About this RNA: This is a predicted structure of a 92-nucleotide RNA (c-di-GMP-I riboswitch aptamer) from a Burkholderiales bacterium. It was read from a public genome assembly, where an Rfam model found it.

RNA sequence: AACUAAUAAAGCCACCCUCGUUGCAAAACGGGUCCGGAAAACCGACGGGUCUUUUUUUAUUUCAGAUAGAUUAAGACGGCCGGGUUGCCUCC
Numbered sequence: 001a002a003c004u005a006a007u008a009a010a011g012c013c014a015c016c017c018u019c020g021u022u023g024c025a026a027a028a029c030g031g032g033u034c035c036g037g038a039a040a041a042c043c044g045a046c047g048g049g050u051c052u053u054u055u056u057u058u059a060u061u062u063c064a065g066a067u068a069g070a071u072u073a074a075g076a077c078g079g080c081c082g083g084g085u086u087g088c089c090u091c092c
Stems, first nucleotide, its partner, number of pairs: 012037002017032006035079001041085003046082003049077005056070006
């Protein structure tokens, strides 16, 4: 100097829950909290998946309505997965 990538250090984020705000909702933002994360950083205009509202429609029914399924459109989730991009330390 190179390779391998174990271990540690300095840090980072912040599940559930809760309070406030926004939204029809899923959920998001901020405060507290700290389950966990080696990318739990970014991308929802890369592909799936889940969820919400809604259009149309079918079936059941106690027939105003409600429930279940299919379908159209719009949205939410990057801490659901794959993928892309970027990043800290490192054989004492």